[in-house]
RNA sequence: GGCCGGGUCCGGUGGGCGGACGGCUCGUGAACCUGGUCAGGGCUUGAUCGCAGCAGCCAUAAGCGUUGUCGCCCGAGCCAACGAUCGCCUGGCCGUC
Numbered sequence: 001g002g003c004c005g006g007g008u009c010c011g012g013u014g015g016g017c018g019g020a021c022g023g024c025u026c027g028u029g030a031a032c033c034u035g036g037u038c039a040g041g042g043c044u045u046g047a048u049c050g051c052a053g054c055a056g057c058c059a060u061a062a063g064c065g066u067u068g069u070c071g072c073c074c075g076a077g078c079c080a081a082c083g084a085u086c087g088c089c090u091g092g093c094c095g096u097c
Base pairs, nucleotide, nucleotide: 001094002093003092004091005090006089007088008087010083011082013080014079015078017075018074019073021071022070023069024068026065027064028063034059035058036057037056042051043050
């Protein structure tokens, strides 16, 4: 000096990891200003029917909480192949001085 190889630096891509946000799932959740059913009691009626309707129960809204999942964004960090550069480090072989 040449050839081959490995590592590193750069790029986006894919995967995974972590986090923020949001949706879904599950739970909880309204004295009254949500709904349904409305005991009791109240009103109405000659009486029945009926009316409104508290508590309770059921279902939920906003909210809160938990698990999982999905979406999206982020990443001085992980893995993979590809690309870019010929800068750096390093190994082998050959040749020359």
Predicted 3D model of a 97-nucleotide RNA (Bacterial small signal recognition particle RNA) from a Phycisphaerae bacterium. The coordinates come from a structure-prediction model, not an experiment, and the mean pLDDT is 78. The model forms 100% of the base pairs in the Rfam consensus. It matches the Rfam family "Bacterial small signal recognition particle RNA". It is annotated as a non-coding RNA gene. Rfam's curators write: The signal recognition particle (SRP) is a universally conserved ribonucleoprotein involved in the co-translational targeting of proteins to membranes.